[in-house]
Molecule: Glycine riboswitch aptamer
Organism: Alteripontixanthobacter muriae
RNA sequence: CCGAUGUGCGGGAGAGCCCCUGCAUCCUGAAUGGGAGAGCAGGGCACCGAAGGAGCAACCGCCCCGGAAACUCUCAGGUCGACGGACCGUGCAUCGG
Numbered sequence: 001c002c003g004a005u006g007u008g009c010g011g012g013a014g015a016g017c018c019c020c021u022g023c024a025u026c027c028u029g030a031a032u033g034g035g036a037g038a039g040c041a042g043g044g045c046a047c048c049g050a051a052g053g054a055g056c057a058a059c060c061g062c063c064c065c066g067g068a069a070a071c072u073c074u075c076a077g078g079u080c081g082a083c084g085g086a087c088c089g090u091g092c093a094u095c096g097g
Base pairs, nucleotide, nucleotide: 001097002096003095004094005093006092007091008090009089010088011087016045018044019043020042021041022040023039025036026035027034028033046079047078048077052075053073054072055071059067060066
């Protein structure tokens, strides 16, 4: 100096304040009740593509084996904000050259 892994810091997109049920909270009512909201959980439909996963293959590779996208899918995940977040920059540690 280069690469890999881990980690700190900074940046970091998309898509529903939809519907139903239960619980909790609050408001209202004398009461069985009535109502409210970006509460929590489950379900439905719609949607997104940047954790992870899967597929195609331009390309890498002498053949085999193998690797391989930010493309495709949407199992998982996500659809205010926060969190998370591929990836980018940078500091540190370890390992390899």